[in-house]
RNA sequence: GGCCGCGUGGUCUAUGAGUUAAGACGUCCGAUUACGAUCGGAAGAAGUAGGUUCAAGUCCUACCGCGGUCA
Numbered sequence: 001g002g003c004c005g006c007g008u009g010g011u012c013u014a015u016g017a018g019u020u021a022a023g024a025c026g027u028c029c030g031a032u033u034a035c036g037a038u039c040g041g042a043a044g045a046a047g048u049a050g051g052u053u054c055a056a057g058u059c060c061u062a063c064c065g066c067g068g069u070c071a
Base pairs, nucleotide, nucleotide: 001070002069003068004067005066006065007064010025011024012023013022027042028041029040030039031038047063048062049061050060051059
């Protein structure tokens, strides 16, 4: 350098083939408790920039990052 795959909260994983982004752990607040556990509540995410579309995490392009492969 060519080709292929991947990129979603702090972490892990969903989101069948476009229509309000879900769950677990963790964090914070409250209740309870000797502690742990438990119960209730809250905050928190689509790599970046464009394009298609009434509508994009999802389709297309470029770039960035990671992994694999060929030379």
Record summary: The RNA shown here (transfer RNA) has 71 nucleotides and comes from Trichoplusia ni. Lineage of the source: Eukaryota > Eumetabola > Panorpida > Plusiinae > Trichoplusia. It matches the Rfam family "tRNA". Its family is annotated with triplet codon-amino acid adaptor activity in the Gene Ontology. The sequence is in RNAcentral, with records from Rfam.